[in-house]
RNA sequence: GGGCUCAUCGUCCAAUGGCGAGGACCGCGGUUUCUUAAACCGUCAAUCGGGGUUCGAGUCCCCGUGAGCCCA
Numbered sequence: 001g002g003g004c005u006c007a008u009c010g011u012c013c014a015a016u017g018g019c020g021a022g023g024a025c026c027g028c029g030g031u032u033u034c035u036u037a038a039a040c041c042g043u044c045a046a047u048c049g050g051g052g053u054u055c056g057a058g059u060c061c062c063c064g065u066g067a068g069c070c071c072a
Base pairs, nucleotide, nucleotide: 001071002070003069004068005067006066007065010025011024012023013022018055027043028042029041030040031039048064049063050062051061052060
């Protein structure tokens, strides 16, 4: 320098172009317990940035940024 893949809650993962963006763990609150743990219930929290297509974009396209792999 060229090519391919990826980027979503604090972490790990879901989500045919039709969403109220979901689950587990963590955190927080509660029930239970003499207390803790466990169990159960509830709650908090996210689409890398900028454009485009579309009635509608986390999803498709373009340009960036970052990460990984391959070639040179």
Predicted 3D model of a 72-nucleotide RNA (transfer RNA) from a Myxococcaceae bacterium. Rfam family: tRNA. Rfam links the family to the GO term triplet codon-amino acid adaptor activity. By type it is a transfer RNA. The coordinates come from a structure-prediction model, not an experiment, and the mean pLDDT is 82.